This is a predicted structure of a 72-nucleotide RNA (transfer RNA) from Candidatus Magasanikbacteria bacterium GW2011_GWA2_56_11.
[in-house]
RNA sequence: GCCCUCGUGGUGUAACGGAUAACACAGCAGCCUUCGAAGCUGUUGAUCCGGGUUCGAUUCCUGGCGAGGGCA
Numbered sequence: 001g002c003c004c005u006c007g008u009g010g011u012g013u014a015a016c017g018g019a020u021a022a023c024a025c026a027g028c029a030g031c032c033u034u035c036g037a038a039g040c041u042g043u044u045g046a047u048c049c050g051g052g053u054u055c056g057a058u059u060c061c062u063g064g065c066g067a068g069g070g071c072a
Base pairs, nucleotide, nucleotide: 001071002070003069004068005067006066007065010025011024012023013022018055027043028042029041030040031039048064049063050062051061052060
């Protein structure tokens, strides 16, 4: 330098182009307990940044940025 894959809560992952972005763990609050742990209930929190296509974009196209891999 070229090519491929990927980028979503704090973490690990979901989400045919149909909307309210889901689940688990973690966090917070409560219940329980003599106090904790475990368990139960509730709750906060996310789409890497620009453009484009579309009635509608996490998803498709494109330019960046970043991570991983392959070739030289």
It matches the Rfam family "tRNA". It is annotated as a transfer RNA.
It was read from a public genome assembly.
Taxonomically the source falls in Candidatus Magasanikiibacteriota (Bacteria, Bacteria candidate phyla).